Context: one part of a larger RNA
RNA sequence: UGGUGGAUGACUUGGUUGGUCAGCCGAUGAAGGGCGCGACAAGCUGCGAUAAUCUGUGGGUAGCCGCAUGAAGGCGUUGAUCCGCAGGAUCCCCAAUUGGACUUCCUGAAGUGGGUUAAUACCCUGCUUCGUUCCAGGGUCAAAUCUGGAACGGGAACGGGCAGAACUGAAGCAUCUUAGUAUGCCCAGGAAAAGAAAACAACAGUGAUUCCCUUAGUAACAGCGAGCGAAAGGGGAAAAGGCCAAACUGAAUCCCAUAGCGAAGAGUUAUGGGAGAUGUGGUGUAAGGGCUUGAGUCAUAUGCCUAUGUAACGAAGCCGAACUCGUCUGGAACGACGGGGCAUAGAGGGUGAAACCCCCGUAGGUGCAACUUACAGGCAUUAUCAAGUACCAGAGUAGCAUGGGUUGGUAAUCUCGUGUGAAUUACGCAGUAACAAUCUGCGAAGCCUAAAUACUAGACCAAACCGAUAGUAAACUAUGUAGCGCGAGCGAAAGUUGAAAAGUGCCGCGGAAGCGGGGUGAAAAGCACCUGAAACCAGCAAUCUAGUCAAAGGAUGCUGAUGAAAAGAAGAGAGGCUUCGUGAACGAAUUACGAGUGAUCGUAUAGUAGGAACGAAGCGGAUCGGGUCAGCAUCAUCCGUCUUGAAACACGGGCCAGGGAGUUUAUGGGCGUGGCAAGGUUAAGGCGUCAAGCUGAAACCGUAGGGAAACCGAUAUGCUCGCAACCUUCGGGUGAGGAGCGGCGUGUGAAAGUGCGCGUAGUCACUCCCAUAACACGAGAAACCAGUCGAUCUAGACCUGGUCAGGGUGAAGCCGGGCGAAAGCUCGGUGGAGGCCCGAUAGGGUUCUGACGUGCAACUCGUUCCGUUGAACUGGGUCUAGGGGUAAAAGGCUUAUCUAGACUGGUGAUUGCUCGUUCUCCGCGAAGUUGGUCGUAGCCAAGCCCUGCUUGAGGUAUCGUGUGGUGUAGAGCACUUUCGGAUUGGCUCGGGGAACGUAAAGUUCUUCACCAUCCUGAAAACUCCGAAUCUGCACGAACCGUAGACAGCAGGAGACGGGUGCCCGGGGUAAGCCCGGCAGGCCGAGAUGGGGAGAACCGAGAGUAUGGUUAAGGUCCCUAAGUACCAGAUAAGUGCGGUGAAGAAGGGAGUCGAGAGCCCAAGACAGUCUGGGGGUGAGCUUAGAAGCAGCUAUCCCCGAACGAAAGCGUAACAGCUCACAGACCGAGGCUCUCGGCCUUGAAAAUGGACGGGGCUAAAUCUGGUCACCGAGACCAUACGGCACGCGAGUAAAAUUGCGUGAUCCGGUAGCGGAGCGAUCCGGUUGGGUAGAAGUGGGGCCGUGAGGUCCCGUUGACCGACCGGAUUUGAUGAUCCUGGCAGUAGUAACAGCGAAGCAUGGUGAGAAUCCAUGUCACCGAAAGGGAAAGGGUUCUUCGGCAAUGCGUCGUCAGCCGAAGCUUAGUCGAUCCUAAGUGUUAUCGUAACACGAGUAACACGAAAGGGAAUCAGGUUAAUAUUCCUGAACCUAGGAGGUACGUUACGCGGCAACGCGAUGCCGAACUUGUAACUCAUCUGGAUACGCUGAGCACCGCCUUCGCGGUGUUUAACACUAUAACUCUGUCGAGUACCGUAAUGGUGAGAAGCAGAAGAAAAGUGGAAUAGCGAGUGGUCGGACACUCGUUCAGCCGAUUUCUGGUGACCUUGAAAAUCGAGUUCGGAAGAAUCCUCCUAGUCCGUACCCAGAUCUGACACAGGUUCCCUGGUUUAGAAGACCAAGGUGUAU
Repeated sequence: UGGUGGAUGACUUGGUUGGUCAGCCGAUGAAGGGCGCGACAAGCUGCGAUAAUCUGUGGGUAGCCGCAUGAAGGCGUUGAUCCGCAGGAUCCCCAAUUGGACUUCCUGAAGUGGGUUAAUACCCUGCUUCGUUCCAGGGUCAAAUCUGGAACGGGAACGGGCAGAACUGAAGCAUCUUAGUAUGCCCAGGAAAAGAAAACAACAGUGAUUCCCUUAGUAACAGCGAGCGAAAGGGGAAAAGGCCAAACUGAAUCCCAUAGCGAAGAGUUAUGGGAGAUGUGGUGUAAGGGCUUGAGUCAUAUGCCUAUGUAACGAAGCCGAACUCGUCUGGAACGACGGGGCAUAGAGGGUGAAACCCCCGUAGGUGCAACUUACAGGCAUUAUCAAGUACCAGAGUAGCAUGGGUUGGUAAUCUCGUGUGAAUUACGCAGUAACAAUCUGCGAAGCCUAAAUACUAGACCAAACCGAUAGUAAACUAUGUAGCGCGAGCGAAAGUUGAAAAGUGCCGCGGAAGCGGGGUGAAAAGCACCUGAAACCAGCAAUCUAGUCAAAGGAUGCUGAUGAAAAGAAGAGAGGCUUCGUGAACGAAUUACGAGUGAUCGUAUAGUAGGAACGAAGCGGAUCGGGUCAGCAUCAUCCGUCUUGAAACACGGGCCAGGGAGUUUAUGGGCGUGGCAAGGUUAAGGCGUCAAGCUGAAACCGUAGGGAAACCGAUAUGCUCGCAACCUUCGGGUGAGGAGCGGCGUGUGAAAGUGCGCGUAGUCACUCCCAUAACACGAGAAACCAGUCGAUCUAGACCUGGUCAGGGUGAAGCCGGGCGAAAGCUCGGUGGAGGCCCGAUAGGGUUCUGACGUGCAACUCGUUCCGUUGAACUGGGUCUAGGGGUAAAAGGCUUAUCUAGACUGGUGAUUGCUCGUUCUCCGCGAAGUUGGUCGUAGCCAAGCCCUGCUUGAGGUAUCGUGUGGUGUAGAGCACUUUCGGAUUGGCUCGGGGAACGUAAAGUUCUUCACCAUCCUGAAAACUCCGAAUCUGCACGAACCGUAGACAGCAGGAGACGGGUGCCCGGGGUAAGCCCGGCAGGCCGAGAUGGGGAGAACCGAGAGUAUGGUUAAGGUCCCUAAGUACCAGAUAAGUGCGGUGAAGAAGGGAGUCGAGAGCCCAAGACAGUCUGGGGGUGAGCUUAGAAGCAGCUAUCCCCGAACGAAAGCGUAACAGCUCACAGACCGAGGCUCUCGGCCUUGAAAAUGGACGGGGCUAAAUCUGGUCACCGAGACCAUACGGCACGCGAGUAAAAUUGCGUGAUCCGGUAGCGGAGCGAUCCGGUUGGGUAGAAGUGGGGCCGUGAGGUCCCGUUGACCGACCGGAUUUGAUGAUCCUGGCAGUAGUAACAGCGAAGCAUGGUGAGAAUCCAUGUCACCGAAAGGGAAAGGGUUCUUCGGCAAUGCGUCGUCAGCCGAAGCUUAGUCGAUCCUAAGUGUUAUCGUAACACGAGUAACACGAAAGGGAAUCAGGUUAAUAUUCCUGAACCUAGGAGGUACGUUACGCGGCAACGCGAUGCCGAACUUGUAACUCAUCUGGAUACGCUGAGCACCGCCUUCGCGGUGUUUAACACUAUAACUCUGUCGAGUACCGUAAUGGUGAGAAGCAGAAGAAAAGUGGAAUAGCGAGUGGUCGGACACUCGUUCAGCCGAUUUCUGGUGACCUUGAAAAUCGAGUUCGGAAGAAUCCUCCUAGUCCGUACCCAGAUCUGACACAGGUUCCCUGGUUUAGAAGACCAAGGUGUAU
């Protein structure tokens, strides 16, 4: 700069809320719906076969044919369209009403017309009637039935009645509450209900009911908890009273019909009929009446009618003043300026911008049909008083007892069940327990009754309501559409061109879509249309940068570059440079002297120079600021939230726009403001009104308290202190308010005493804060209850149908052989059983725990497996329903929902839990503790915080002194407990041992234990002792306080999860663990500097800015400051880290150091050389023992030294060393103990951490010295806020001037204060077509929320000030709606199932469409035909924007237009099944609910069932059309047999023949009509083979190969099996079967009767098919020839028959037939010939790897029928035929 998108602004046709009117419809067919109606017509509107309408009449005027503007065609001044009123017409369903079905269809009967016909049959077509219940009348013994009438259903809320929850509240829960609510059922009306006292009240009175205010949150009720909750009375609205039963009377009465009078009226008169003595009428009804007696009288009142007259109301309507004056701008004047006018009209709307005078209207007048009302008018009926009398006055009632429900109703509300049960006016009921006596009020057990009151579907009006995500869900084809769900039910989105369509003529390109010119218009605003924001996307230009390096964006500072103007500064001089002045904190240098080994320091120079900032002058002459981009430096871990603690690997957030959360009412408390004040205020209502307000005293609060109550009933100040204030002689005095004492009232107490109160302030209104009740700040459960909808999925059951290739095994029975006395056994056959076996198709779903797992699929695919005659599988119809069903039981299934379905409602359930909660600034500022709690995730009270007020002088965390308290650390062992040791002590009990004793008893000794003493230890529950701390009191210091502390009162909170450091404990192996203590630490709620980084460690408490100085910690580089200095250590990169991990025990002749002892020039230590002997082989022992197995002893000698031997070694010896000694050498050596650094011990997973680089007389470690750096701390300067003081000002505030603040300005929860902005209203005042709002970009001002100005865009409205009212402020809620990104040009478009290719055609364009060829695939299907379901998808033509999952498309199941479905025989229609309904009846409080029975009806397109086949034909239909050939039913005509009173013929018989009868009733009997398994037999289909014939192919013959060779219903014709008849007459049995079997109750044999599928003949070759010829545009058409036989196999199809099995015995009805009996007619068939009729509905196409069901052209699911060849047991598998396909991209 554009795009996308649709916010914002402006607008409003629609809503919302309130008020006023008005208020029922329906069998004369409603409400509601379906289907139709237009020349063209899909939707809405209107209408109904008279169909966007017909007729009449009134109004009205120039145009009209709806929304809807098209092209065409019409209508209208002879008055259309249009509006009002009245009439006509009004298909089908629906209460639905002939009967039946149900989404809108089918189907009658009777009567009566029309058409057709030979017909009165059939058929077509009109009209009327035919529902159920009840009532009345007639009728009947009772019914049936007849006549007449009414009701049925609907309606938003409101009303009456019946039935009646739960969540919830009670912080649990059960009485209670929610609540007589929600919901269900019944019923009514424009209102309903209630209602004229057996009522209230209280010694005074009121006088039906209803509604409002009040009484009153009172009395009362209540786990006396939560809660619940009247009435009288008073003030108002509205007002209205009547009638029966009875006493007495006794037909005086009423109805119908006809007629007269009257007005077609009310009424009245007459006649006839009827009702009525089980009593019509009169009288009469609480001021009681009747009756009797007496008196009195026609005035009034009530009801009915409305023709005529008058008036009012009243439909469509009508009249209705004044400028289109001038100039300017503009596309346009309604604007501006200037000049006029009207106004009982200046409400409002429209018109090209804003209109009193342009238009519609408005104020004010006026007109009228019907209805209605009033008056006049007509008609009917009428009353009282007194006395007496005792005739009447509502019975299972009043009442009582008992048990429930209900109510405020408690002993005392209302009501129900059960039981009991009065009185009669001389009586009864009530007066809030009962009873008694008074008193007062009233008269139950019968009925009616307007208004005031409630509601709003409908009409109108209004608005401090909303303005398209708002307001209704719905501003629009939503009075519920599209769409979803089997259903109940759920349920959207979507407004705007312009003044006017003037909606772009014409040209070019293109197959088109579209694009480019040009034109219209004020403006393209161009139908994707007003404005046109943001997210997001693209492009271009200028400028500045980066470009091997780096996170990005951000804040602050410095610097550079840059540009059209404006809104900021600036020629009255910008930035810059120079000079000068003032100058805070801080503060040098140099030099001199002095100190130190040295780094360096001290004093003076000097508080000097310098120093932020401010000011002045000069030079100079145009920039500066702000904007954008870049560079450098510093800082820096997303926001929100819960939390002790979040950048978190805790949760929420993709982005943007719009929406989105403390509200309203009532009651109560409080601050403030205002009015009045011992008083204050009204409520409902009335008046007024577009209002303000006036009125209204009922009532409330206050004016007196105390007491449970009875009841009694207070300082008009007696004294003292004293703040502020005033006065003051400065001593003090007075002293409102305040405090104290005294006194008083009352309760209690014998009293003493004591509790409460008393020396007066309230009340009403409004803003704000809080509480309680309500949904109560917003969003969120799982659940509970009520009423409905679902068994198209699935579970089970019932009815009726269907399916299961092939092979194997071989039960019983039977037969035969053998054995046996027999029973029987056994062998071989036969036979064909079985929840038997193998295995296809079904059905299932085992394994791979395979594939898939954003799938093909919300359960699939592959493979493998289970299983297949049964408790098998399966279609259709039907039943069971939610605390219910069903369940071979898994808590399985009950429509993708199940330990209690779904939908709607109660419902905004509740939630102590979780998340979210929207503008700014200013002041203060917490707590995680104590007590209680079914309480520890909560809450209440206190403590802690905030705000205001009162009062008026002291207060205190700190320190010192004095005086008290204490029992810890430590210490100790005196108590308690406990560990170790010693003793020369003791021996009383006890244990062990020994001695004495014959034994026992016993005695003695010894020892242990114990006791005693001594030594040495330990202690949370030991203390003879005992600190530091801590703490009470007093005094003092310090600090705070009259600028008001402390204390008190009122209102508002939050919080009641804490964490961590130091110290002290408990638990634990330990923990960044758990539990405690202490406290003026800190974090929480605290920034900033340091610690690498880090909540709480160190420094330090941040109002804003500038300059300086330090703290912690540092000074090689990163990185500001020392490669500083002195003395040592380390060699390990140890270390550069004393943190919350970082390293231990143990070891080291690593090295440094300290201490002690010993040896040493008379020669140490080490090294080298030499010696290391003899007695003796010591003795013993021993096999041996010699220094060296063991035992004993361990002497003597030589010597410089040498062991009866320290080690090795040998069987024992031997041998080698050692100890010991000498020589050489020449200076320190050895040992022990302790310390520093270092080292070892030392192992973890991608390569890695001293912060890094890197560092070795150090940049490490130890000790020391001096500088410097370093924060928001401290110091200084300037400024802001706040607090306080003193003034001005005010009624009080606000406001404002000056001053003080070292000791004010961090802050979460929270409290308080002051403001900004949004929408609307009132008042005042302004702006706008010469450009409002909105919107894009920019400047300036304000601490901030924000304000204002400028330039674009746009095109009509918008502000300011002062008040008022609020749906008033959003980055967050897995928030809602919409739009748009990133992911991503990514995943995918290959991977179950066959496969394409070539050529040609069409076309703008072809891998994909068409044709041909070839290749490939299926072939018990991927072929052919049906059902369900779908509903036009079928066929033709014309198309390609979308659809075709991801390519194409000229193609199509797509789009547009047109066309297609033809039946007496195929179905439906008819019948009944399971089962269902209607009516009656019963149940139920009630019903639309439930149940049995009865009657009637429905219920199967697979059950039952009258009847059609072959061929041909269309683009699309055919058992439907055509040709040919048939058949059925009903009716009719003719003929004939026959018949008219009664049964033929043949055969011995079974039975047959024939033409053998018609109508009605009853009965009898058949048929329809039926299981499973298995077997015999017959037959057929299909197939195969061979021959013939025709044609074709192969290279000619010979020959070989291929193709074809077909044919129905129907009519006639007859046998098998089985059965039967006649004959015959059998056992030593015979006959017979696949098998079982059969026979004197009659076998075999013989002869017959009846009898199936089929077959044969006809049908019928004239058809079809094949070939040829002619002919044609053609495959039309015509003609010719051929189309014949035989055999085999053989069903799962068909017919017949047998056998077996069953705890299973295997539908019904219609229909059709036969027979018997009874009755009837005289005609008349079932035979022949012929005629008429057979309506209505379905029929297209798919039937599936694309027409069904699964959201899809989805690898899933879905019932039945047909099924060829070779191989084969086979429907397995494999390959092929017919046929189909190669669209899965």